[in-house]
């Protein structure tokens, strides 16, 4: 340089599910906890999935529909960026 591919070392992160905040929700932070991960790190750019407060529409006045300006990066794709060395 590369990292398509593979062993080793030192490490890295942590689903479920518990407790405690935030949050309408969906879900997120922390603390425990490990199913897994070689980009399980970043970024909502393309599809894709939740949620539906404001809003809107119907209203038999209980609700029901719709709607993302809010989420998911551990759903695929895609773009940046990246540790150790072997080859």
């Nucleotide at each position: 340089c590369u990292c398509a591919c593979c062993a080793g070392a030192g490490g890295g992160c942590a689903a479920a599910c518990c407790c405690g905040g935030c949050a309408a929700a969906a879900g997120c932070c922390g603390g425990g906890g490990a199913c897994a991960c070689a980009a399980a790190g970043c970024c909502a750019c393309c599809g894709g999935u939740c949620u539906a407060a404001c809003g809107g529409c119907u209203u038999u006045c209980a609700a029901g529909c719709c709607u993302a300006u809010g989420a998911c990066a551990g759903g695929g794709g895609g773009g940046g960026u990246g540790c150790c060395g072997g080859c």
The RNA shown here (c-di-GMP-I riboswitch aptamer) has 87 nucleotides and comes from a Gammaproteobacteria bacterium. The sequence was found by an Rfam model in a public genome assembly. It matches the Rfam family "c-di-GMP-I riboswitch aptamer". Rfam describes the family as follows. GEMM was predicted in a large-scale screen for bacterial structured RNA regulatory elements. Its family is annotated with cyclic-di-GMP binding in the Gene Ontology. Its mean pLDDT, the model's own confidence on a scale to 100, is 83.